[in-house]
Context: one part of a larger RNA
RNA sequence: UGACGGGGGCCCCGCACAAGCGGUGGAGCAUGUGGUUUAAUUCGAUGCAACGCGCAGAACCUUACAUGGGCUUGAACUGUGGUGGACAGCUCUAGAAACAGAGUCUCCUCUUCGGAGGUCGCUACAGAGGUGCUGCAUGGCUGUCGUCAGCUCGUGUCGUGAGAUGUUGGGUUAAGUCCCGCAACGAGCGCAACCCCUACCCUUAGUUGCCAGCGGGUAAAGCCGGGAACUCUAAGGGGACUGCCCCGGAAAUCGGGGAGGAGGGUGGGGAUGACGUCAAGUCCUCAUGGCCUUUAUGUCCAGGGCUACACACGUGCUACAAUGGGCGGCACAAACGGUCGCGAAGCCGCGAGGCAGAGCUAAUCUGAAAAAACCGUCCUCAGUUCGGAUUGCAGUCUGCAACUCGACUGCAUGAAGUUGGAAUCGCUAGUAAUCCCGCAUCAGAAUGGCGGGGUGAAUACGUUCCCGGGCCUUGCA
Numbered sequence: 001u002g003a004c005g006g007g008g009g010c011c012c013c014g015c016a017c018a019a020g021c022g023g024u025g026g027a028g029c030a031u032g033u034g035g036u037u038u039a040a041u042u043c044g045a046u047g048c049a050a051c052g053c054g055c056a057g058a059a060c061c062u063u064a065c066a067u068g069g070g071c072u073u074g075a076a077c078u079g080u081g082g083u084g085g086a087c088a089g090c091u092c093u094a095g096a097a098a099c100a101g102a103g104u105c106u107c108c109u110c111u112u113c114g115g116a117g118g119u120c121g122c123u124a125c126a127g128a129g130g131u132g133c134u135g136c137a138u139g140g141c142u143g144u145c146g147u148c149a150g151c152u153c154g155u156g157u158c159g160u161g162a163g164a165u166g167u168u169g170g171g172u173u174a175a176g177u178c179c180c181g182c183a184a185c186g187a188g189c190g191c192a193a194c195c196c197c198u199a200c201c202c203u204u205a206g207u208u209g210c211c212a213g214c215g216g217g218u219a220a221a222g223c224c225g226g227g228a229a230c231u232c233u234a235a236g237g238g239g240a241c242u243g244c245c246c247c248g249g250a251a252a253u254c255g256g257g258g259a260g261g262a263g264g265g266u267g268g269g270g271a272u273g274a275c276g277u278c279a280a281g282u283c284c285u286c287a288u289g290g291c292c293u294u295u296a297u298g299u300c301c302a303g304g305g306c307u308a309c310a311c312a313c314g315u316g317c318u319a320c321a322a323u324g325g326g327c328g329g330c331a332c333a334a335a336c337g338g339u340c341g342c343g344a345a346g347c348c349g350c351g352a353g354g355c356a357g358a359g360c361u362a363a364u365c366u367g368a369a370a371a372a373a374c375c376g377u378c379c380u381c382a383g384u385u386c387g388g389a390u391u392g393c394a395g396u397c398u399g400c401a402a403c404u405c406g407a408c409u410g411c412a413u414g415a416a417g418u419u420g421g422a423a424u425c426g427c428u429a430g431u432a433a434u435c436c437c438g439c440a441u442c443a444g445a446a447u448g449g450c451g452g453g454g455u456g457a458a459u460a461c462g463u464u465c466c467c468g469g470g471c472c473u474u475g476c477a
C1' cells in the first nucleotide's frame, strides 16, 4: 500500500430485510443437466456469473458420435514436371447408397496446319485437410462485481524510503454531484449531458389514412362528390431550467412545501458498462503460436445415435376449480410479417384441413385478438360438466421419407392432482398478477427466446437484523 475480520461509525445505498402480492419446492407434462445405460448415446458450459445455456428450432441433412461400406493430391484451393488421348456427357449392369464395372459418342480457342494454349484423366512433388490437443501460449468477442461511483495522472509539497497529499474533513447529491474549508493547484477515464422511444403543443404536408360542416346514396358502410377541421402519419420546431413564490439552512450547495403547467425537480423507458477482478468462458463462430495426425485424427455414403431411463436437480407449462367450467350471439388493440409469400369472399369436411381463387411487392390487399361485458346453463363442492396425462382407433399437413423420432384433428379412454415440508424466488405502478397477438430460426416441428398491446392491484412503519456494495477508521499476518 492493499486484502481480510462472526472490529467500529447515532455513516450511506440497493426488492437486501421489513410491509404486501404472486410463485417455485408436492402432481402430470415440456425442456436442460447429473447419473446410469449404450456400438454410439458427439462436444463444450459447473456457486452467485453452468443447468428452456452454445441450439434463432437433431426425422435425412445438420452431425462433430458409433457401426458397416468406399476414396487416397483427396469434398473446396494454388503451383510445377512428366504422360495420356477424351476420361467429360449419355446409356446399361450389380449395389442400401457412396461407388465400381461395361458400352457409346468424340471437347473448346488460336493457327504460318508444324503446332501452341485451355478444360479433363493418370502419375510424381510442393503441399491441402483435421469440430484433433493446449482458452494455463494468444487475438477477437463475452460474462461478472456493477450503471456500483469509483480509477488515475502532471507539477508542487511532505517523508531517508515504500509512499502520502490531491481523492481526507463539514454539508449535500442518484453520483469523486455540487458547495465550503484545506499544501495543494490543475487535468484525464468514468457520473451527468449530448442520441433514440414515449407523454403536451405548434408549423409544414394530406394518400393508401381521416370525415366536422355541405350534397348524394344504402339494409348497412367515408360508399361517392367534396373537405383539410379533427384523428393519424412523419419531418422540423417549442416546452422543464429548481425558472417563480414561501420556509429551513450563518452562507453556499441543497432540502421541504406551493403556484402555473400535458409534464416537476434525472418526467418514464432504452442505448451507453471507467481502471480493473475472477490464469472466469470460448482453439466447436472466426483468427492464430506450439504439438499431434497424413491410405487417416482427412474425406464420401447408408441406416443408426444425439430422442435411451430404477433415479436426482434446475427452468417452465397445465392444473387442483364457482372471482370457475361449458354453450351462444356481440365488442375493443398495438407491434409485426407477406411474391419460392400472405391468401379474403365462396363451396366441401364434425374438425385438422381441402377445392378454387379476388386482391396485395402493402397506411390500399392479407394473416388475426383473448380475457372483459351480455344472455341463459352446471346448482353447491363432488375427484365433479374440475383436471387433462395416458392409451386405442380413424385421419390431416409438411416433406424423397414421419418405424426408431414431427406437429395437428375427430371419436373413445379419463392417471395424478383438493393449494404443496424444510427451504426458496420475482416484483415499488401502467409495475406485479392476468389475457391474448406478432416475429426470428424454419419444408415441417415452442410450454423456449425476443417484442407488442388489453385488463389492472396490494404495500413500503422503517434500517435492529440477513445478503451485496460504497466511504472513513481500527486490528492482524
Base pairs, nucleotide, nucleotide: 004475005474007473008472009471011470012469013468014467016463017462020427021426022425023424024423027318028317029316030315031314032313033312034311035309036308043054044053065304067302068301069300070299071298078126079125080124081123082122083121084120086119089104090103091102092101093100107118108117109116110115129293130292132291133290134289138287139286140282141281142280143278145276150189151188152187153186154185155184156165157164158163169180170179171178195270196269197268198267200238201237202236203235204234205233206232210227211226214225215224216223241264244258245257246256247255248254320420324378325377328374336367337366338365341360342359346355347354348353386417391412392411393410394409395408396407397406433455434454435453436452437451438450439449